[in-house]
Predicted 3D model of a 73-nucleotide RNA (transfer RNA) from a Chitinophagaceae bacterium. Rfam family: tRNA. Rfam's curators write: Transfer RNA (tRNA) molecules are approximately 80 nucleotides in length. Their secondary structure includes four short double-helical elements and three loops (D, anti-codon, and T loops). Further hydrogen bonds mediate the characteristic L-shaped molecular structure. tRNAs have two regions of fundamental functional importance: the anti-codon, which is responsible for specific mRNA codon recognition, and the 3' end, to which the tRNAs corresponding amino acid is attached (by aminoacyl-tRNA synthetases). tRNAs cope with the degeneracy of the genetic code in two manners: having more than one tRNA (with a specific anti-codon) for a particular amino acid; and 'wobble' base-pairing, i.e. permitting non-standard base-pairing at the 3rd anti-codon position. Its family is annotated with triplet codon-amino acid adaptor activity in the Gene Ontology. The family's RNA type in Rfam is transfer RNA. The RNAcentral record of the sequence draws on ENA.
RNA sequence: GCCAACUUAGCUCAGGUGGCAGAGCGGCACCCUCGUAAUGUGCAGGUCACCGGUUCGAGUCCGGUAGUUGGCU
Numbered sequence: 001g002c003c004a005a006c007u008u009a010g011c012u013c014a015g016g017u018g019g020c021a022g023a024g025c026g027g028c029a030c031c032c033u034c035g036u037a038a039u040g041u042g043c044a045g046g047u048c049a050c051c052g053g054u055u056c057g058a059g060u061c062c063g064g065u066a067g068u069u070g071g072c073u
Stems, first nucleotide, its partner, number of pairs: 001072007010025004019056001027043004049065005
């Protein structure tokens, strides 16, 4: 230098065909207990990497930028 994949909650990741953003773990509160942990119940936490485009409507489709990983030279 060229090619490909990936970027979504604090972490690990879902989100086939475009239509109100989710799970597990973690956090907080409650329940339980003599007390703690575990179990159970509930809650909070997101400009979906960034900038544009298409569309009535984009996490999802298209272009560009950045970053990470892998391959080729």